[in-house]
Context: one part of a larger RNA
RNA sequence: CUGGGUGUAAAGGGCGUGUAGGCGGCUCUGCAAGUUGGGUGUGAAAUUCCCGGGCUUAACCCGGGCGCUGCAUCCAAAACUGCGGAACUUGAGUACUGGAGAGGAUAGUGGAAUUCCUAGUGUAGCGGUAAAAUGCGUAGAUAUUAGGAGGAACACCAGUGGCGAAGGCGGCUAUCUGGACAGUAACUGACGCUGAGGCGCGAAAGCGUGGGGAGCAAACAGGAUUAGAUACCCUGGUAGUCCACGCCGUAAACGAUGAAUACUAGGUGUAGGGGGUAUCGACCCCCCCUGUGCCGCAGCUAACGCAAUAAGUAUUCCACCUGGGGAGUACGGCCGCAAGGUUGAAACUC
Numbered sequence: 001c002u003g004g005g006u007g008u009a010a011a012g013g014g015c016g017u018g019u020a021g022g023c024g025g026c027u028c029u030g031c032a033a034g035u036u037g038g039g040u041g042u043g044a045a046a047u048u049c050c051c052g053g054g055c056u057u058a059a060c061c062c063g064g065g066c067g068c069u070g071c072a073u074c075c076a077a078a079a080c081u082g083c084g085g086a087a088c089u090u091g092a093g094u095a096c097u098g099g100a101g102a103g104g105a106u107a108g109u110g111g112a113a114u115u116c117c118u119a120g121u122g123u124a125g126c127g128g129u130a131a132a133a134u135g136c137g138u139a140g141a142u143a144u145u146a147g148g149a150g151g152a153a154c155a156c157c158a159g160u161g162g163c164g165a166a167g168g169c170g171g172c173u174a175u176c177u178g179g180a181c182a183g184u185a186a187c188u189g190a191c192g193c194u195g196a197g198g199c200g201c202g203a204a205a206g207c208g209u210g211g212g213g214a215g216c217a218a219a220c221a222g223g224a225u226u227a228g229a230u231a232c233c234c235u236g237g238u239a240g241u242c243c244a245c246g247c248c249g250u251a252a253a254c255g256a257u258g259a260a261u262a263c264u265a266g267g268u269g270u271a272g273g274g275g276g277u278a279u280c281g282a283c284c285c286c287c288c289c290u291g292u293g294c295c296g297c298a299g300c301u302a303a304c305g306c307a308a309u310a311a312g313u314a315u316u317c318c319a320c321c322u323g324g325g326g327a328g329u330a331c332g333g334c335c336g337c338a339a340g341g342u343u344g345a346a347a348c349u350c
Stems, first nucleotide, its partner, number of pairs: 003322004007304002012318001014201004021194003025088001027086005033081002035077008049065006091191001092188003095184004103177007110154001115149007125136002162169002206247006215241002220236004258317006266295011299306002323350003332343004
């Protein structure tokens, strides 16, 4: 470079936004860059190939022909691509109406429970385990009642329910704020898709500064277990977990399945919205859109399975893979306070 691939064999970027680039709806018209046809010039000779000839033949040599897939220029065509102009509404967007939601941020607030403190009642145990012991308790524990303090998390509702691009989001109230959906079809008129770099977001752990600290709990200490036990079990317990600000930038960041568009049997749940029939009205019944599940035909698949939420049939764009180990290592670059991250080999070996 090309081919073949990327759910589980190697391989989809953690997720968005968007630059360059690539690709792009329908109708009319012009140009003629790509495209197509033709002409002219050139494409040296030798060589190759075809025909014929000359050395006794061949090699070799000579003549003729084809060809030289290309380039330049001229003429013509206008379907497709491109470029310019005009128009359109179905793609995309705007507007209006409506309801749904743990979407985000900030402030406030509620009850249950754990722990601690104070006081009352009360007495010898409590706790813990397979069994124990360490531990707590006559300086009155555990239990129970009342009051108080403080931190963290929000039982039931709760649902292959909802929302969000992903990470993720769950008591209640208020304020600010993003997105999606349904309906109307008023407006713009291709304004679109993808997206190398860039920029932003990004669980947990970790780091910096300052707070906070109830419970839990790496490290650590003790008790057990055991041949040992730097573990599993038990009693304690510090970072941390929480808040503010700033870093880190990684995960089995998973649907192990990139984004977008179109098409391709059905059946059955569920969430949001709309329409119709019927009806006094509701329920029920039928249909449409959007999401989320299950089953299943064709098709696909190595099989498992996927199957309108495709892993089917096609198109566009991006990312990535190319035997195992060495190795996500070394070196260098970039980033980081550090931890480390990112980019990412080779020798050698099977």
Predicted 3D model of a 350-nucleotide part of an RNA (small-subunit ribosomal RNA, central domain) from a metagenome. The full RNA is in RNAcentral, with records from SILVA. Model confidence (mean pLDDT): 87 of 100.